This is a predicted structure of a 314-nucleotide part of an RNA (large-subunit ribosomal RNA, domain VI) from an Actinomycetota bacterium. The coordinates come from a structure-prediction model, not an experiment, and the mean pLDDT is 82.
[in-house]
Context: one part of a larger RNA
Formats: sequence, structure tokens, C1' cells
RNA sequence: UGCUGGGUACCUGAGGGGAAGGUGGCCUCAGUACGAGAGGAACAGGCUACCGGCGCCUCUGGUUUACCGGUUGUCCGACAGGGCACAGCCGGGCAGCUACGCGCCAGCCGAUAAGGCCUGAAAGCAUCUAAGGCCGAAGCGGCCCUCGAAAAUAGGUACCCACUUCCGGUGGUCCCGAAAGGGACGCCUGCGCCGGCGACGGCGCGGGAGGCCGGAACAAGGGCCGGGGCUAGAAGACCCCGUUGAUAGGCCGGGGGUGUAAGCGCGAAGCUUCGGCGACGCGUUCAGCCCGCCGGUACUAAUCGCCCGAGGUU
Repeated sequence: UGCUGGGUACCUGAGGGGAAGGUGGCCUCAGUACGAGAGGAACAGGCUACCGGCGCCUCUGGUUUACCGGUUGUCCGACAGGGCACAGCCGGGCAGCUACGCGCCAGCCGAUAAGGCCUGAAAGCAUCUAAGGCCGAAGCGGCCCUCGAAAAUAGGUACCCACUUCCGGUGGUCCCGAAAGGGACGCCUGCGCCGGCGACGGCGCGGGAGGCCGGAACAAGGGCCGGGGCUAGAAGACCCCGUUGAUAGGCCGGGGGUGUAAGCGCGAAGCUUCGGCGACGCGUUCAGCCCGCCGGUACUAAUCGCCCGAGGUU
């Protein structure tokens, strides 16, 4: 852009994709059928392993340059707190992501191939075939998973909005004319006149609409914009939220990781110029610090707004 008014959800499924499955071992059948014996099956049922596929993170392991702790050298005068040295090195480590971890991955139906058959002529017999019929593969097509109304025969269901108002431009057919221009015809309508008892008919002077093109206002709805996403993600896109609000941050509580902070008090090897200094230990302290997790709470920020978007059908 199209699908013939515009829109929001949810479907249908033409058609496309998938390999989602593959293989082995063991047990029973059974020391059976079969076979003189030696030997030795199958159908069916059960258990299990590997390869492959899909998904997941409860457990186990890995990672975890978020985080916590220990510690060396040096610098910030000392303490405290830090910078740099591969994250300085070392010990742990939630969430997330992962495999080495965990879960699942039958069978059935249809049409057939080779092949096996039935009935059966040509050809009184015979023959699976010529007419006709029945079976028969890890293969083919379904049932399964997934994409899929742009499937131009362009689908369906439900619901929402609307069947407008206004502005500008341009007018159909016929006749005369080179053209400009003029006249007539068709729809609606105002006024006047004439004819007719009347239904109505005729004439004159005007106005308008319908059609086409463009634009404006207004709908459902959509977009922009803003706060976000561990339902999404390279950017777009997608999803959630925007005060009628828990979307992110903050704060509070829970859960979790580290492993007991600083300061102060007490003790203390040792050193001492005899004033004191003091590694380290204990207590305060299951502390302190921290968190991509869970719940709550409008304190902060999602303000205010702008744009697009139908008016169609006999």
C1' cells in the first nucleotide's frame, strides 16, 4: 500500500517448518518351539544404558571484575577510611547465566513398495491380473510441537465509534458558433400570471441541490512523550505502568551473603629515657557492611500535553 467505513481483542487454518527421535544390553517367554544330538529361536511383556532433541535451575558443580572478609608493598603525616599493584594476592559467595546437574521425548490410524494371497477369464484346464478384492516396510501422509489472514477466493466471531457539519474550486447532455458567448433539456424549491368546477396543466422571473477534487472541526482507537522490564531485547520492535498509580528509586520489614565493624572498657608477651608505649586476646557483638530476591509504604519521579485517525453501501 492492498483487502472497500474506521477500530480493539480473540479465533479458524490454506500453506510452511520439525528427526524428535535413534541404537544397544539384560530379564521373562525358555533351555520351550525346532532338532537324533550338538545346539537353539520368535511373538509378546518388563527393566536399563548410550547418542540426539526440547525445556529448566529444586539439588550438585562451575562462574559470579555485585558483595563480605583476610593479607603484602607503597602513597594519602598517624588512627579511621581509602587509591594503585592482573580483581594486587588469598578465602567465601546470593540472584542470574550455565552443565558436569534435573525433567520429558509412546503408540496408533490411512494409503502403498518389494513381496504374499483370494476370486478369475482370455485359453471348458491352469493362472496373484486382464475386470475385481485382501494383506504387507525403520520408508510416505496424518494424529503431536511450532509459524501462519497478503490464503488477491485477501477468512470468521464478539464488542466499540460513525452513518455528520462547514469552506474553496469544478459541473452533466444536446443545438448554434472558429472562439468568446448564447439557447434548450433533467432533479428540488420560492414568487407571479394564464387555463380548468376540480384532480391538474402551461408560461415567466429567480434560487438551490445532487456529482467530482481539495481542505477544516469532531469518534472509537492509535502514536508521540514519561517511569520501567529476570515475560522482551544489537538498534527498532515487544510487554507492563503513568496519580482512579506500587512503574523505578528512596524508606520500612522479611529473606540471604560474609563472619563478629568502628569507638570504648578490661587483659597482655615484650620494650622503656621509668613518664609511658604496646602486637595480640576478650567483652560490648549471631556484630558491622552489603544484595539484581520477597512483601509493604506515594516520600521522589512517571507532570502538563501534542499529533494521527471514519463519515462508506443498494